[in-house]
RNA sequence: GGCCUGACCGACGGAAAGGCAUGAACCUGGUCAGGUCCGGAAGGGCGCAGCCAUAAGUGCCGGACCGGGCGGCUCAGGGCACC
Repeated sequence: GGCCUGACCGACGGAAAGGCAUGAACCUGGUCAGGUCCGGAAGGGCGCAGCCAUAAGUGCCGGACCGGGCGGCUCAGGGCACC
C1' cells in the first nucleotide's frame, strides 16, 4: 500500500414538521343582490348566484429523519508482508 470492520463527511434515493399558492354547483362557514315566506306596517325569516375565508386534496418551497453492492490523498481499529 492492497484487504476487512467501524466512524465522519459528501453525493444519490425516499421523506416529517412548517411556509406559500390553489382549492367546495349542493351535502363547510361568513356576507347574502335577485328571489321567496310571515306581517296592515315597521321589520323579521329562509336562502340560490356572486364575493370572502377555509376543509379534504393538489402544486411548489423546505429537509427533522431513514436507506445502501455509491464516493473519500478523512480518521480509528484489526490483520498480512517487510524493516